[in-house]
Context: one part of a larger RNA
C1' cells in the first nucleotide's frame, strides 16, 4: 500500500412544537401496596380567570354587520369587523397596555432546545499522590593507578675573588597545576572524511588535546521535581528536562484540523446588515424549507395616458477656475523716469467691461436615452386558491470570486473598496487547442429530426462557395481575454476632398543661352558673385541673382536660380480615410492548435447552401402536481440541474411476538451466472458446503464505510 475485520446524532430527565390515539371541564397518577400487565393508591401537577409591584378587585354561554365551507339564493360552522365587559393607571374620566363570547390533558411517535462525555477521534498543558542520583551533576568516606625520556628551582659540598657584606665558578641535589610522549588513562580539535532501514538510538578511521594534577579512577554515601545539582551550557537528574518518571483528576477544555457508513422522490440558498473583547465565533434579521390560516385578485409583458426626476451630453447664464487681445476710471498697491516740488509720464498689478479660447463630483441658461409611481386595453396567472398573512417547527449562511456598466484609492497590478445586472458557487451539453466565470445553452430515459454559438483546404463534421476590393508584410490565418504593443518617423500601397500650373504646351529629361556698367561699396596680403560687413541699384534683353551650391592663394572653370527650343499630357502641392512597414530585445531549436495557406485557407463588404447541443420538434416509456367516474383516466407552452440544507417515500441488517412455510431426496454460508425493479436491493440454476433457514404482519435496535497522518490482522 493492498486486502479483511472494527469504526462516528445516542441515553436519561425537563421542556417546545407538530402528529396519532384514549377521555374530556376536566385530564392524569408518583412513590408504594398487591393474590401483580390487572386492581389499589389524588400526595402532586397541568388546565377551567385575568389584571395589578402590591394593596385589592374581577370578566360577552351572543347585542349589530361582513363573510368561506356547507347547504343553497340567503341562511350560515370556523373566521373577521363594531359594539360591550374586567383590572392597571386616575380624585373621577378620557386615552392606553393586558385580558374576556369554555379545550384541556395522559401516553406513544418524529423533529427541535436544555443539563449531562452528547455525533467521533485528536492537543500542548494544569493540580495531587507517589518512584527514582545502578546514567549523570555535585560533595563526603574509603581504596586504586600514572612506561619512557627531558629540563634541572631551593638548599647543600668545594674552588675564585673580596676588609667584609657577598658574588661566582664546578659538583651535589631533584622543584615544577614544568617539558616529549598512540605505554597506560582521560579528553574529542578538524576532515564539516566513512556511516546514515548504521556494525552502533552519537560509531568507524586518520588527526588532535592532555597525560603529577583544579588528575583519573573502583566501592560505599548524601542532595528530588518549581526541586536538588551546576568552574553556568537552561546543562545534568536512567536514550525523558525552560521543569524528570508513573498512577490519578480525566471520555480535561478546544470559537481549532480531520472524518461521519443504504436508495429515490420534491423544492432549494448564503456569503449581506445590526449587535457582541467581536471580526476562524455567536445572536437577531434578511435569504431556504415543512405545515397552517384567508377567500379574489395579481402583474414578469406590450400599448396609451396624467405625472415624477437633473444622470449621460451640452453650456458658461450663476458659483469657482480659466488662454490672448482691446477699453474705462480709480490711483488702490508695485517698479521706473522729468522736475526744486506740487505734480505729470510710461509700466506690472488690482477692479470693471467688450472680443476671443477653455473646465468643473459638490456649477446649471439647458437637457436626453434608460427608469418609476398611478389609471385604462390587451396578454398571461388565479375559486384545480393568485395576491397575502402567521400564532408556527426546522435550517444553512456571516472567508465569496468573474464578467459588463458606472464610482472611490492607487503609477499600476489576476490590485483595493462600493452602486446595479449576470454568471460560477451550487451547471453537466456545444464552441473559445486546453482554459470556475467569456459565446451558445439550463441535463427525467430512449430512438429520430431541426437548428444556436461557432465553423465548412488536410488532421477535422461541412464550400478548395458565389460577387466585389484590400493586403505584398508570411502582415495575418486570436470574438473578447491572457496572447503586450505605443509615442515618433517613412516618396509602400489603394480610395477621397481641395489649392495652383498645364496644347497661349506644364512636370521631368535633353540642347542652347544664363549678358553689360562691375573686379558694386567697405575690409583685406588678396576678396574679383560665392571669408566678413553694409547696400542690394541701371542697362541690354526671350532671359540671366552686384548670385543657388562646388571650386581657386586670390583669378579661372563647373554648376543653379531665370529664359528659349526639342518632346508631347497631365504634374505639382496639403488635407482626410483603409490595408502595409519601421519602431520591436532572452536565454537547448518552436510553434497561427499542427500541417500549411498569397486574386488566400488573410483582412472588409453582400449572400445562398451546408456542418453542428443534452437547446428545439415528434414518437414511445417512468416520475411529480392537480383534476375525477380514485381501480385507471386526463390535464400540464408557462413540471424535471444542484452544493449547504428542509422535507417526503422506501431497501437491507440483527433480536423478539404472533402467524405461515422450506430443510440431509442437502438449509445457511462460499463461488459462477440468467432473470426482474428507476434504485437501495429481489430471486432463479448450476457447483462448493454439510444443519439449520425464511415469507407475511407488527415491535426493538450497539442497523449500512472508501477516505478520520484512523484501529487490529494479514500479505
Nucleotide at each position: 500500500g493492498c486486502c479483511a475485520g472494527a469504526g462516528a446524532g445516542u441515553u436519561u430527565g425537563u421542556u417546545c412544537u407538530g402528529u396519532u390515539g384514549g377521555c374530556g371541564a376536566g385530564g392524569u397518577u408518583a412513590a408504594c401496596c398487591c393474590a401483580a400487565a390487572a386492581g389499589g393508591g389524588a400526595a402532586g401537577c397541568c388546565g377551567u380567570a385575568g389584571g395589578g409591584a402590591a394593596a385589592c378587585c374581577a370578566a360577552c354561554a351572543g347585542g349589530u354587520c361582513c363573510g368561506u365551507a356547507g347547504c343553497a339564493u340567503g341562511c350560515a360552522u370556523g373566521g373577521g369587523a363594531c359594539g360591550a365587559c374586567g383590572u392597571a393607571u386616575u380624585a373621577a374620566a378620557a386615552g392606553u397596555g393586558c385580558g374576556u363570547g369554555g379545550a384541556g390533558u395522559c401516553a406513544g411517535c418524529a423533529g427541535g432546545a436544555c443539563a449531562a462525555g452528547a455525533c467521533c477521534c485528536g492537543a500542548a498543558g494544569c493540580c495531587c499522590a507517589g518512584u527514582g542520583a545502578u546514567c549523570u551533576a555535585u560533595g563526603c568516606g574509603u581504596g586504586g593507578g600514572c612506561a619512557g625520556g627531558u629540563u634541572g628551582a631551593a638548599g647543600c659540598g668545594u674552588g675564585a675573588c673580596g676588609a667584609a657584606a657577598g658574588u661566582u665558578g664546578c659538583g651535589u641535589g631533584g622543584a615544577g597545576g614544568a617539558c616529549c610522549g598512540c605505554a597506560a588513562g582521560c579528553g574529542g580539535u578538524a576532515u564539516u572524511g566513512a556511516u546514515a532501514u548504521g556494525c552502533a538510538a552519537a560509531u568507524c578511521a586518520u588527526u588532535c588535546g592532555u597525560g603529577u594534577g583544579a588528575c583519573c579512577u573502583g566501592c560505599g554515601u548524601a542532595u528530588a521535581g518549581g526541586g536538588g545539582u551546576g568552574a553556568a551550557a537552561g546543562g545534568c537528574c536512567a536514550a525523558u528536562c525552560g521543569a524528570a518518571c508513573u498512577g490519578g483528576g480525566c471520555a480535561u477544555c478546544a470559537u481549532c484540523u480531520g472524518g461521519u457508513u443504504c436508495c429515490u422522490c420534491u423544492c432549494g440558498a448564503a456569503a449581506c446588515a445590526u449587535g457582541c473583547c467581536g471580526u476562524a465565533g455567536c445572536a437577531u434579521g434578511a435569504c431556504c424549507u415543512g405545515g397552517c390560516c384567508u377567500g379574489a385578485g395579481g402583474u414578469a409583458g406590450a400599448c396609451g395616458g396624467u405625472g415624477a426626476g437633473g444622470u449621460a451630453g451640452a453650456g458658461c447664464a450663476c458659483u469657482g477656475a480659466u488662454u490672448g487681445g482691446g477699453g474705462a476710471a480709480g490711483u488702490c498697491g508695485g517698479g521706473g523716469g522729468a522736475g526744486a516740488a506740487a505734480u505729470c509720464c510710461c509700466u506690472c498689478g488690482c477692479u470693471c467691461u467688450c472680443c476671443u479660447g477653455u473646465c468643473a463630483a459638490a456649477c446649471u441658461c439647458c437637457a436626453a436615452a434608460u427608469u418609476c409611481c398611478c389609471c385604462g386595453u390587451c396578454g398571461c396567472c388565479g375559486u384545480a386558491g393568485a395576491a397575502g398573512g402567521c400564532u408556527g417547527g426546522u435550517a444553512g449562511u456571516c472567508c465569496g470570486c468573474a464578467c459588463u456598466a458606472c464610482g472611490g484609492g492607487g503609477u499600476a497590478a489576476g490590485c483595493u473598496u462600493g452602486u446595479a445586472g449576470u454568471g460560477c458557487g451550487u451547471a453537466a451539453g456545444g464552441g473559445a487547442a486546453a482554459c470556475a466565470a467569456c459565446c451558445c445553452a439550463g441535463a427525467c430515459c430512449g430512438u429520430g429530426g431541426u437548428u444556436a454559438a461557432u465553423g465548412u483546404c488536410c488532421c477535422u463534421c461541412a464550400a478548395u462557395g458565389u460577387a466585389g476590393g484590400c493586403u505584398a508584410a508570411g502582415u495575418g490565418u486570436u470574438a473578447a481575454u491572457a496572447c503586450u504593443a505605443a509615442a515618433a518617423g517613412a516618396c509602400g500601397u489603394c480610395c477621397g476632398a481641395g489649392g495652383c500650373c498645364u496644347a497661349a504646351g506644364a512636370c521631368a529629361a535633353c540642347u542652347g543661352g544664363g549678358a553689360g556698367g562691375u573686379g558694386a561699396g567697405c575690409u583685406u596680403a588678396g576678396a574679383a558673385g560665392c571669408a566678413g560687413c553694409u547696400a542690394u541699384c541701371c542697362u541690354u534683353c526671350a532671359a540671366a541673382a552686384a548670385g543657388u551650391g562646388c571650386g581657386u592663394a586670390a583669378c579661372a572653370g563647373c554648376u543653379u536660380a531665370c529664359c528659349a527650343g526639342u518632346c508631347g499630357a497631365g504634374g505639382u502641392u496639403u488635407c482626410g480615410g483603409g490595408c502595409a512597414c519601421u519602431g520591436a530585445a532572452a536565454a537547448u531549436g518552436g510553434a497561427c492548435g499542427g500541417g500549411g495557406c498569397u486574386c488566400a485557407a488573410g483582412c472588409c463588404u453582400a449572400c445562398u447552401a451546408c456542418a453542428g447541443a443534452u437547446a428545439c420538434c415528434a414518437c414511445g416509456g417512468a416520475c411529480c402536481a392537480c383534476a375525477c367516474u380514485u381501480u385507471g383516466u386526463g390535464u400540464g407552452a408557462u413540471g424535471g440541474c444542484g452544493u449547504a440544507g428542509a422535507g417526503a417515500g422506501g431497501c437491507g441488517u440483527u433480536c423478539c411476538g404472533c402467524u405461515u412455510g422450506g430443510g440431509c431426496a442437502g438449509a445457511a454460508g462460499c463461488a459462477g451466472g440468467g432473470c426482474c425493479g428507476u434504485g437501495a436491493g429481489g430471486u432463479c440454476c448450476u457447483g462448493u458446503g454439510g444443519a439449520c433457514c425464511g415469507g407475511g404482519c407488527g415491535g426493538a435496535a450497539a442497523u449500512g464505510a472508501g477516505a478520520a497522518u484512523u484501529c487490529u490482522g494479514g500479505c
Predicted 3D model of a 715-nucleotide part of an RNA (large-subunit ribosomal RNA, domain II) from a marine sediment metagenome. The RNAcentral record of the full RNA draws on MGnify. The coordinates come from a structure-prediction model, not an experiment, and the mean pLDDT is 82.